[in-house]
Predicted 3D model of a 346-nucleotide part of an RNA (small-subunit ribosomal RNA, central domain) from an uncultured rumen bacterium.
The prediction has a mean pLDDT of 87.
Its Rfam family is "Bacterial small subunit ribosomal RNA".
Context: one part of a larger RNA
RNA sequence: UUGGGUUUAAAGGGAGCGUAGGCGGAGGAUCAAGUCAGCUGUGAAAUGUAGGCGCUCAACGCCUGCACUGCAGUUGAAACUGGUUCCCUUGAGUGCGUAAGAGGCAGGCGGAAUUCGUCGUGUAGCGGUGAAAUGCUUAGAUAUGACGAAGAACUCCGAUCGCGAAGGCAGCUUGCCGGGCCGCAACUGACGCUGAAGCUCGAAGGUGCGGGUAUCGAACAGGAUUAGAUACCCUGGUAGUCCGCACAGUAAACGAUGGAUACUCGCUGUCGGCGAUAUACGGUCGGUGGCCAAGCGAAAGCGUUAAGUAUCCCACCUGGGGAGUACGCCGGCAACGGUGAAACUC
Numbered sequence: 001u002u003g004g005g006u007u008u009a010a011a012g013g014g015a016g017c018g019u020a021g022g023c024g025g026a027g028g029a030u031c032a033a034g035u036c037a038g039c040u041g042u043g044a045a046a047u048g049u050a051g052g053c054g055c056u057c058a059a060c061g062c063c064u065g066c067a068c069u070g071c072a073g074u075u076g077a078a079a080c081u082g083g084u085u086c087c088c089u090u091g092a093g094u095g096c097g098u099a100a101g102a103g104g105c106a107g108g109c110g111g112a113a114u115u116c117g118u119c120g121u122g123u124a125g126c127g128g129u130g131a132a133a134u135g136c137u138u139a140g141a142u143a144u145g146a147c148g149a150a151g152a153a154c155u156c157c158g159a160u161c162g163c164g165a166a167g168g169c170a171g172c173u174u175g176c177c178g179g180g181c182c183g184c185a186a187c188u189g190a191c192g193c194u195g196a197a198g199c200u201c202g203a204a205g206g207u208g209c210g211g212g213u214a215u216c217g218a219a220c221a222g223g224a225u226u227a228g229a230u231a232c233c234c235u236g237g238u239a240g241u242c243c244g245c246a247c248a249g250u251a252a253a254c255g256a257u258g259g260a261u262a263c264u265c266g267c268u269g270u271c272g273g274c275g276a277u278a279u280a281c282g283g284u285c286g287g288u289g290g291c292c293a294a295g296c297g298a299a300a301g302c303g304u305u306a307a308g309u310a311u312c313c314c315a316c317c318u319g320g321g322g323a324g325u326a327c328g329c330c331g332g333c334a335a336c337g338g339u340g341a342a343a344c345u346c
Stems, first nucleotide, its partner, number of pairs: 003318004007300002012314001014201004021194003025088001027086005033081002035077008048066007091191001092188003095184003103177007110154001114150008125136002162169002206247006216240001220236004258313006266291009275281001295302002319346003328339004
């Protein structure tokens, strides 16, 4: 490379937008590039092959035919692919109307809790554990009441709930912005799908500068435990955790399952619409769960939200270790990230 694969055996890019490229709906006309057919030329010889011949046979050699699956020209064909053109509406998009949502950004507000401060009540303990001790406390702690301050997070509702491309999103409220569903069928008329590069977004932790710091809490200190205990447990506690700006760009970034389209029995929940003869029905569209037929699968299982049946495009895999390492290159302030071997060994 071919082939075969990618939920769990190696393998789906963390996610989106999108360039080139690849692929692409129905009908008509036309061209004839791909495609197909005929003819012509060429396709050296050797080689191959069929028949025949020559060395006693064979190897070997000679003759003739064919092949040389190709290329070019020319004459045609027009189903399919393609080009051009006309047209269509079901794909896609727009419009109008309704409803839903922790979708995003910015501002304002709220109560409970926590810690701290001041004052009051009150007195000897509190705290912590398996048991303790470190720690706090007669300079009055813990407990309790009042007032005040600060920062962070939003109990119940709350749910196999909802929204978002993913990461993710939850007190209330205001403003701005984005997306999807449903209904109508008014408009455009294939405008589509995918997407190497590229660009953008991207939890936690980390970095730079500035702020903030209530809680929790790497590092660190002390107390325990233990043979030891650089841990697990306890008391403290810095960075961090929070905000702004900038960087970083990774995760078991998981459904360990790329995206799009079509098709293929059903049952049962639930969310948002629509329908309708409206406490009833459960039809229809979209989402989100459970269980199953066929089918698939090594099995576990998947099963209209496929891991079924197919098509298109992208990404990736090819024994374990060495190793996501070394070297080089690119990016980064750094930490490190991306790309990514080999020797050797089993």